[in-house]
């Protein structure tokens, strides 16, 4: 320069048109003589713009960023 493949709570990964879901972290409570574990409740995201659609994390197009190949 050419081609691909990724980008979802702090973290690590589901969901691939139908109003986002576990585990981990955080807080609060319970429970214990305390911790640690367990347990309830709760807080905490789709990378940026634009197009398609009644609807878009999902499909398309441009950027960024990162990764891997070729040259």
């Nucleotide at each position: 320069g050419c081609a691909c493949g990724c980008a979802u709570g702090g973290u690590u990964u589901a969901a691939u048109g139908g109003u986002a879901a576990a585990a981990u972290u955080c807080u609060a409570c319970c429970c214990u003589c305390c911790c640690a574990a367990g347990g309830u409740a709760g807080a905490g995201c789709u990378c940026c713009g634009g197009g398609u659609u009644c609807g878009a994390u999902u499909c398309c197009c441009g950027g960024u960023g990162c990764g891997c190949g070729c040259a």